RNA sequence: CGAGUCGGCCGGGUGACGGCCUCAGAACUGCUUGCAGACUCUGGGGAGGAAAGUCCGGACUUCACAGGGUACAGUGCCCUGGGCAACCAGGGGCGGGGUGACCCGACGGAAAGUGCAACAGAAAGUAAACCGCCUUGAGCAAUCAGGGUAAGGGUGAAACGGUGCGGUAAGAGCGCACCAGCGCUUUGGGCAACCAAGGCGGCUUGGUAAACCCCACUGGAAGCAAGGCCAAAUAGGGAGGGGUUGACGUGACCCGCUGACCCUCCGGGUUGGCCGCAUUAGUCAAAUCGUCACACAAAGACAGAAUCCGGCUUAUAGGCCGACUCACCUC
RNA sequence: GCCGACGUAGCUCAGUGGUAGAGCAGCUGUUUCGUAAACAGCAGGUCGCAGGUUCGAAUCCCGUCGUCGGCU
Numbered sequence: 001c002g003a004g005u006c007g008g009c010c011g012g013g014u015g016a017c018g019g020c021c022u023c024a025g026a027a028c029u030g031c032u033u034g035c036a037g038a039c040u041c042u043g044g045g046g047a048g049g050a051a052a053g054u055c056c057g058g059a060c061u062u063c064a065c066a067g068g069g070u071a072c073a074g075u076g077c078c079c080u081g082g083g084c085a086a087c088c089a090g091g092g093g094c095g096g097g098g099u100g101a102c103c104c105g106a107c108g109g110a111a112a113g114u115g116c117a118a119c120a121g122a123a124a125g126u127a128a129a130c131c132g133c134c135u136u137g138a139g140c141a142a143u144c145a146g147g148g149u150a151a152g153g154g155u156g157a158a159a160c161g162g163u164g165c166g167g168u169a170a171g172a173g174c175g176c177a178c179c180a181g182c183g184c185u186u187u188g189g190g191c192a193a194c195c196a197a198g199g200c201g202g203c204u205u206g207g208u209a210a211a212c213c214c215c216a217c218u219g220g221a222a223g224c225a226a227g228g229c230c231a232a233a234u235a236g237g238g239a240g241g242g243g244u245u246g247a248c249g250u251g252a253c254c255c256g257c258u259g260a261c262c263c264u265c266c267g268g269g270u271u272g273g274c275c276g277c278a279u280u281a282g283u284c285a286a287a288u289c290g291u292c293a294c295a296c297a298a299a300g301a302c303a304g305a306a307u308c309c310g311g312c313u314u315a316u317a318g319g320c321c322g323a324c325u326c327a328c329c330u331c
Numbered sequence: 332g333c334c335g336a337c338g339u340a341g342c343u344c345a346g347u348g349g350u351a352g353a354g355c356a357g358c359u360g361u362u363u364c365g366u367a368a369a370c371a372g373c374a375g376g377u378c379g380c381a382g383g384u385u386c387g388a389a390u391c392c393c394g395u396c397g398u399c400g401g402c403u
Base pairs, nucleotide, nucleotide: 002326003325004324005323006322007321008320009319010318013294014293015292016291017290018289020046021045022044023043024042025041026040028037029036030035031034048302052313053312055311056310057309058308059307060223061222062221063220072219073218074217075216076215077092078091079090080089081088082087093107094105095104096103097102108214109213113212114211115208116207130153131152132149133148134147135146136145137144138143161179162178163177164176165175166174180204181203182201183200184199185198186197187196188195189194227275228274229273230272237266238265239264240263241262242261245259246258248256249255332402333401334400335399336398337397338396341355342354343353344352349386357373358372359371360370361369379395380394382392383391
């Protein structure tokens, strides 16, 4: 000097004048004399880091609720700490990316089972023979038919360990050595996730669970238009049901019919206000602004509370502070 | 404010892992004196946008934008 990584913070300040919302007080007015009210005056308070999306969790409210299970939904490496929870912080493990500082991970299980894999290809998973290789038979030959073979070719995103030697008719973990992986096991390290080393087994068992599913853990439903109170309104009616009920049918029982009462539904009427609603914003779902001056390079981003609180995610002009990395140059 | 659904061609819709389709509309041609109808053919697609899972995404998952509906 250039490029970049991580963490934290600001995202406007001071003053003057004028205006808006709200609370308290004063004064004023009204009357039912302790209440209500517009204007005026004085004083206090007045948007955000995300107030947003409404994605999680909680408070609060109404409804439901013996107990257990299933269904459905959500979450998913380990340890410690905080928190009611969601989640957050610190440290660590594994996998991936970057030259690096550092970053990312829906990171339980594919050896419980089921499913899926278009096209291409012989074959897409207890397998399989298109070409090729070997071999048997037929044939003069070209070639045909049968068998063996996964070493080679070709296809594909993916083809059933790799290299070498032996072996064989040709081949093949068929055998052996080394390497890679997996399972079981031993020892050591670690609280753990996990890591390292050794032994045994020819075991080679591929992908997909943001496919069904399995394992573990968690979860009642709805939401402030919840819900409560006051006022207002009302009407009777229709349908269905109930029983220690009444009347009637010669009526005690059964039965029929019917009245009153109770329950549910349909239909009709009403549809205003207050609380919920905030311990210094707070509603009529309606308020935060304008002008000027000063300093500064400039005041310009995303964006406006609606029951409250804690997280997550997304948007964000410009600026400040700290730690660190890479490249080049100079000493 | 709270809750729910949807977004695919100009319009209306289908497609729920494997080459993006149908009807109407548009364009060209045939037919006709001409038009319509009919027949034959053609064109038109960031599947709202961005990221992830997967060999592969309109489809599965997450975020975001827009539209519509319900609740006093």

Predicted 3D model of RNase P RNA and transfer RNA as a complex of 403 nucleotides. Its mean pLDDT, the model's own confidence on a scale to 100, is 76. It holds a member of the Rfam family "Bacterial RNase P class A". By type it is a ribozyme.